Transfer RNA from a Spirochaetales bacterium, 73 nucleotides, folded computationally. The prediction has a mean pLDDT of 82. Taxonomically the source falls in Spirochaetales (Bacteria, Pseudomonadati, Spirochaetota, Spirochaetia). Rfam family: tRNA.
RNA sequence: GCCGACUUAGCUCAGCUGGCAGAGCACUAGACUUGUAAUCUUGAGGUCGUCAGUUCGAUUCUGACAGUCGGCU
Numbered sequence: 001g002c003c004g005a006c007u008u009a010g011c012u013c014a015g016c017u018g019g020c021a022g023a024g025c026a027c028u029a030g031a032c033u034u035g036u037a038a039u040c041u042u043g044a045g046g047u048c049g050u051c052a053g054u055u056c057g058a059u060u061c062u063g064a065c066a067g068u069c070g071g072c073u
Stems, first nucleotide, its partner, number of pairs: 001072007010025004019056001027043001029041003049065005
């Protein structure tokens, strides 16, 4: 230098053939317990990497850029 994959909650990841953004763990509060752990219930937490384009509507499609990983030279 070229090619490919990925980027979504604090962490690990779903969701995507466009139409209200989710799960597990962690965290908050409560129940249970003499107390803690475990268990159950509940709540909060996201500008879906950034900027543009297409569209009535974009996490989803297109382009550029940034970052991570892999391959080739």